[in-house]
Molecule: Bacterial small signal recognition particle RNA
Organism: Chondrocystis sp. NIES-4102
RNA sequence: GAUUCGGACUUAUGCGGUAUUAACGCCCAAACCUUGUCAGGGUCGGAAGGCAGCAGCAAUACGGGAUGCUUGGUACAGGCGUAAUAUCCGAGUCACU
Repeated sequence: GAUUCGGACUUAUGCGGUAUUAACGCCCAAACCUUGUCAGGGUCGGAAGGCAGCAGCAAUACGGGAUGCUUGGUACAGGCGUAAUAUCCGAGUCACU
């Protein structure tokens, strides 16, 4: 000096992890200004019936709550795997001085 192998560093990538956020599922959630059903009562009608509609009940919305280890986004310099570039370290082989 060349070359082989291993390791380190850098980058990329894959799978996990951690944090945060959103969606979905669950629960709560509207005196009236949401819906449905509308007791009572009111009202129209000779009557049959109709109309509007409070409370209640149900559903749902704005919103909120615990949670899932679900899905997506972002971040980390944290784990493991793979690949690439140059550099560094170690070991071996060959040649030269």